Description: A computed fold for a 90-nucleotide RNA from an Anaerolineaceae bacterium, annotated as c-di-GMP-I riboswitch aptamer. The coordinates come from a structure-prediction model, not an experiment, and the mean pLDDT is 86.
[in-house]
């Protein structure tokens, strides 16, 4: 110096819930709040996985309302993963 690793220190992020807004929904943004996190930083068809199903297709049914199934270039990184990084005890 680098890698692994995670004592200490400097700090960092922010679950659930509530309120407001956006969205068909999943969910997201902001505020309050802290369950926790050594990557709870970043990366979303260019790895896997999970969630939603507006539009669309098919079916019930000949048609309308309705219902069911399928479906993501929609969403999730605090599911695994890829990638980058602060500090430096054993």
């Nucleotide at each position: 110096u680098c890698g692994c690793c995670g004592a200490a220190a400097u700090g960092g992020c922010a679950a659930a819930a509530c309120c407001a807004c956006u969205g068909a929904a999943a969910a997201g943004u902001g505020g309050u709040g802290a369950c926790g996190c050594a990557a709870a930083g970043c990366u979303a068809u260019a790895g896997g996985g999970u969630c939603u199903a507006a539009a669309g297709u098919c079916u019930g049914a000949c048609a309308a309302u309705c219902a069911g199934a399928c479906c993501a270039c929609g969403a999730c990184a605090g599911c695994c993963a890829g990638u980058u990084a602060c500090c430096g005890a054993a």